Background
Predicted 3D model of a 71-nucleotide RNA (transfer RNA) from a Candidatus Omnitrophota bacterium. It was read from a public genome assembly. The coordinates come from a structure-prediction model, not an experiment, and the mean pLDDT is 83. Its Rfam family is "tRNA". The family is grouped with related families in Rfam's "tRNA clan". Rfam's curators write: Transfer RNA (tRNA) molecules are approximately 80 nucleotides in length.
This record gives sequence, structure tokens and C1' cells, in this order.
RNA sequence: GGGGCUGUAGUAUAGCGGGAAUACGCCACGUUCGCAACGUGGAAUCAGGGGUUCGAUUCCCCUCAGCUCCA
Repeated sequence: GGGGCUGUAGUAUAGCGGGAAUACGCCACGUUCGCAACGUGGAAUCAGGGGUUCGAUUCCCCUCAGCUCCA
């Protein structure tokens, strides 16, 4: 320098173009003399930019980061 794959909440991941979701974690409340455990509720997320589309996490392009192959 070129090819391929990946990028979603604090962490690990799902998500066939129309409501962003699960587990753990965090916060509040309840239960307890108290803690843990348990129950209920809540906050927090699509790497960045552009395009296609009525509508994009999803499709296309560029950039960035990581992994990998070739030179």
C1' cells in the first nucleotide's frame, strides 16, 4: 500500500427497511433491626460524516478504530 471481517447502554451481545432489545452492572423504592438475596420501577446506546428511501441500526460511499490475509 491492497483485500476481507467487525464497530449497538458501563460490560457482553441480539436485532429480515417501520416500536431499539436481553443479561450482568448502576440509581431509587419495597421487604429486613441492618446487610445480602429477592421484587418493582428508572436512567443510559446504534463509531463519525454523506447518500438512497415516505421512512435507515439495517442498503450504498467516504473517514476513523480494532482483528486478519497478501505484498